Overview:
The part of an RNA shown here (large-subunit ribosomal RNA, domain I) has 551 nucleotides and comes from an uncultured Bacilli bacterium.

[in-house]
Context: one part of a larger RNA
Parts: sequence; structure tokens; C1' cells
RNA sequence: GGCGUAUGGUGGAUGCCUUGGCAUUAAAAGCUGAUGAAGGACGUGGCAAACUACGAAAAGCUUCGGGGAGUUGUAAGCAAAUUUUGAUCCGGAGAUAUCCGAAUGGGGGAACCCACCAACAGUAAUUUGUUGGUAUCAUACAAUGAAUACAUAGUUGUAUUGAGAACAACCCUGUGAACUGAAACAUCUAAGUAACAGGAGGAAAAGAAAGAAAUAUCGAUUACCUUAGUAGUGGCGAGCGAACCGGUAAGAGCCCAAACCAAUCUUAGGAUUGGGGUUGUAGGACACUUUAUAUGGAGUUACAAAAUUACUUGAUAGCAGAAUGCUUUGGAAAAUGCAGCUGUAAAACGUGAUAGCCGUGUAUGCGAAAUCAUGUAAUCUCUUAAGUGUAUCCUGAGUACGACGAUACACGUGAAAUUUUGUCGGAAUCUACGGGGACCAUCCCGUAAGGCUAAAUACUCUUUAAUGACCGAUAGUGAACAAGUACCGUGAGGGAAAGGUGAAAAGAACCCCGGGAGGGGAGUGAAAUAGAAUACUGAAACCAUAUGCUU
Repeated sequence: GGCGUAUGGUGGAUGCCUUGGCAUUAAAAGCUGAUGAAGGACGUGGCAAACUACGAAAAGCUUCGGGGAGUUGUAAGCAAAUUUUGAUCCGGAGAUAUCCGAAUGGGGGAACCCACCAACAGUAAUUUGUUGGUAUCAUACAAUGAAUACAUAGUUGUAUUGAGAACAACCCUGUGAACUGAAACAUCUAAGUAACAGGAGGAAAAGAAAGAAAUAUCGAUUACCUUAGUAGUGGCGAGCGAACCGGUAAGAGCCCAAACCAAUCUUAGGAUUGGGGUUGUAGGACACUUUAUAUGGAGUUACAAAAUUACUUGAUAGCAGAAUGCUUUGGAAAAUGCAGCUGUAAAACGUGAUAGCCGUGUAUGCGAAAUCAUGUAAUCUCUUAAGUGUAUCCUGAGUACGACGAUACACGUGAAAUUUUGUCGGAAUCUACGGGGACCAUCCCGUAAGGCUAAAUACUCUUUAAUGACCGAUAGUGAACAAGUACCGUGAGGGAAAGGUGAAAAGAACCCCGGGAGGGGAGUGAAAUAGAAUACUGAAACCAUAUGCUU
């Protein structure tokens, strides 16, 4: 020196654990904001850096309930307090709530600077302080008022009027890519996707047929299953891709405009308000006839609209809640042995090893001063209904429709209907008009050019309960820990590592060596090679010591 063995060191794999995650189910909720939000800055503790809580009334104040012995957050410690005259804690409702932020008196490099008006405080007086107000736009009303006489524009004021901002996904609308695929690429695809902008709600959108069909009918919309990868479409390539019928979920229908009448105003054109009226088997106005004033009908999601009270059920704190002892081993009994008991409760977790009967709980039953929600009832509110006639009138106009150019429809211009519309043209009025996939006829279906409408459907920032052939600290969220932290970047932005003493701190009094660190005894503990700067387990690489063999 090599190989091996043993004992240590180093290191942190593995095993075990789980406070944290992931996914899903059921229910709830989908809230906020000029009464100043979301989100922050700065402060507040006796000692106080961080997190949490709170706001100069500052880890809190008031009150109403719950609860019943300790309490002053994470977080030990010292100090000082508080509490059966009911604290801490939990829940409901309030008060306070600095500065920034839509930020709104003006400004500004966010958390800062500088004002004006009024009232009050204060000063000999000025300076000063406190409280309140002072943004813009829209709307309504009022005053004032140009060019320009009336007027209008404008300006100013008032308002217990509204807006502004935030918001995970879902929804509607507008603008709208490219990579990619087509084995290249241009039509096409990706895709009306991503992205951007606007808007709203708890859902949104759609919605009560100018529908779908086919000789028979159905009867608003939405969603699911199916039809069906079918019919189609397509450099007929890549691809794209319906609908009717049928089966389900849910179900709900209504209101205007107009004709006509009345009132008011009128620039004599008409306007406003009230009545009337709302449809396709055409309906209504109009004319005529009948009916109705009550033990009637309806109602606050549409169909007109506001509120109060009572009760029901539930949410936001809680309460009651069965049944076991001994023995052995052990540091410790829940284990062993023996003998019992409960169960509408043998779910689960904890307790010094594995507990139905020790604790918290579970099954089951009970409970609310206050606020909110749900439903019911009462008060309350609203309210006639049919027929006959067909002469006249009405039934949504720069609309329907056409041409050109685009566009949406599964449908790429195609034989291309249907939808929307940039430009140009431009009807009819019920003996009417639209549609039935060019177009024409017949036949059938419907009534556009006004509006509202719950449910079934979509999603999950969030709350509650629960589940898992989901993870178990290089996993699972980036984050089990002061994590969107430390740190990096001018910035947009990027973005970690880091869990485990023990059942209990019982956290090692005292002695010795040492300046200390540290160590040796002693002591605690089941264990200290469980000793806190590294602490469960403690693999390997690597290092050291001792030793066997060998050179």
C1' cells in the first nucleotide's frame, strides 16, 4: 500500500408519521362600492422584530344571546392585572374605523404637499386647531343668458337622484391572429379559438312561430339521449358536419303601438294623459244583442304595484346523550387472561402500545334575545264576460324585397333557398303578406318589420358537511414552516430552500478540567449512540481508528 472485519465520524437515503395539498359529491352562496369598496401604507402590546387581530375609542369599545372557570393571540418567559357582581371564549346587532386607493377641494413621484367656504374653539391680535362641505358626467328642476329681436347655444345653482371602482370561472356583444394540419403551400384548417375591448347576472343568452312538417300532424325557449359521424359540405384534399321524427328534464304565458272615444295643450300639422285593444279557424275598432257588482277571481319573478303582522321551516352560537372491572407483562395498558355490560350509539380522533363501555364524539332528541332566508295566512292591492254583423277604419316603412359587395347558417357561390347589411333602388295593406332549399303553379303552414318572461342549462374566488384502489415532505399547491416570503431583475416578471427530542421538559441541580466553547462525572428518562448549534429511524458514497491476511 491492497483486501477484509469491527468501531466511530460524515451524510441524510429508507421506514413510520401528518398540521398541508389534490380530486369529487351534496347543500348554500355568488356577496362588495361615494354611508368611500377590493387592495394596501403607517401605526396600536409593559417588555414587541415577524405573523395574526385591531385603528388615535387601535391584540380592542357597547349591547343582546350562548357558555361556565380560568384568562391576558402564534409564544415559552418576566412584570402587572382580570374573573361566579360570570371574565377569556363563541354567535347576532351596533360604535370607532389614521393615510392612500374609483379617490372625488387643487396638485402629486400612491400612502405626500397646498387650499377655499361655514360653524365652533383659541389668541391682546395675527398665526393656529376641530368638525362639516367644496370632483366630473348623466338626469330633473330653477336662475341667468351671446352672435341675433324672440329664442337657442352657453353659464351658474339645487337634488336624501344615478354612475365611476372591484370581481375566480361561467354568459352576451364588438375587434380578431399565428404557430399548426393539409406530410410543401395559396382556397381550406387551426378558429370565430387565443388575445384585446365593452356590458350584465346569479346565472346569462334564448323564448311564446311571418315555426317545424307533408296530404298526417305538432304547437314558445333551453338542456340531455338518440337520430349520426348519417344527410351533406370539402384544392370532394386535410378536414368540417347538421336537422326533422322519437325518448326525457322543466314547463307559463303575457304587455305595448294602431284604429275609436274623452280630457288638456296647440304654432291647427298635431302632442300628452286616460279609456280601448293585442290576433291567423284572422283579430280588433265600429254597430247591435246578452251578461256581471260577489260566500267570485287574481296578485308582488313576467302578466299593475307598496308594505305590515302572525305562524312554519331553516341558517348564523349551543345543550342532553348508553355501557367495565380485576389480573399478568411492561416505563406506561387501550395488549394478555378471567368475568361483565351498552347499542336508533361497533363512524372517527385522542389518551404513556392496539379502547364500543376513559375523553371528545357518534345514533337520536332538544335549542335563539338578535339578524337573514323559505313557505303559508291575514291585513292589503287589482279586477266584468260573451255573441252576431260585415259597408268603412286599424293591425309596427326607407321596412319587406331586388341588384352589387360581403356575412352567418354543417352548407367554401354553388341549382343556393334561409340570416345579417355597406352602397343603390324600393312595395303591398286581408280579394293582403311571408315561408315550405333556385324558380313557377297547386296545396299546406304562418302573420315580419315593438317589448317582457320563472324553471330545466353553464361555472366555482367562497361557506358547510362528507368521500377517495389520491400524495405523504425531491411527492402533494410554487407555498404542511414569518411563501408569492427570502432572493434575482431598471422593469414587465422570475422565484426558492426549509416538517419530526420525548409519553411528559422531567430541557441535565451539584462537582471537576477549561478564559470560553466544549468535555468528564452526577442526575432525569423505558431509552441520552432520544441532549436541544445536528436531537425519530439513520442506508450508501467518503473519512478515521483498531485489527486479521497479504505485498
It was read from a public genome assembly. Rfam family: Bacterial large subunit ribosomal RNA.